SAM riboswitch aptamer (S box leader) from a Vicingaceae bacterium, 130 nucleotides, folded computationally. It matches the Rfam family "SAM riboswitch aptamer (S box leader)". Rfam describes the family as follows. The SAM riboswitch is found upstream of a number of genes which code for proteins involved in methionine or cysteine biosynthesis in Gram-positive bacteria. Gene Ontology term of the family: regulation of gene expression.
RNA sequence: UGUUUAUAAAGAAGAAGCGAGAGAUUAGGCUCUAUGACCUUCUGGCAACCAACUAAAAGUCGUGUAAUAACGAUUGGAAAACCGGUGCCAAUUCCUAUCCAAACGAAUGAACGGUUGGAAAAUAUAAAGA
Numbered sequence: 001u002g003u004u005u006a007u008a009a010a011g012a013a014g015a016a017g018c019g020a021g022a023g024a025u026u027a028g029g030c031u032c033u034a035u036g037a038c039c040u041u042c043u044g045g046c047a048a049c050c051a052a053c054u055a056a057a058a059g060u061c062g063u064g065u066a067a068u069a070a071c072g073a074u075u076g077g078a079a080a081a082c083c084g085g086u087g088c089c090a091a092u093u094c095c096u097a098u099c100c101a102a103a104c105g106a107a108u109g110a111a112c113g114g115u116u117g118g119a120a121a122a123u124a125u126a127a128a129g130a
Stems, first nucleotide, its partner, number of pairs: 001130001003128006013043005021032003026097004044089003048086003058075006093122001098119005104113002
């Protein structure tokens, strides 16, 4: 810098510094922001993934029994707690955009409009691998 898989309507603060924009890109909205946002550092916290520690079921091997049982080793493996590697601590990934469907406006139909739901794409995070 790509790829794959999983998750994304939950959760989570204060101080110092900086000094004007910020919320991924583009566009339209809408929010935050000199009562100092964003960002950086320190402390604190949250808990998605990985790691670690393992219960039971189950598998394998050995001892043992008339046969079971029982014992040992090994594989396996959940939740909570503790601890570690990242991450995160405004608003659903702040909302919408692409595709599909439903009912409604609404009457026979078409076009149109917004609403609701699903999928895709993109983005973010984690792990694996190149």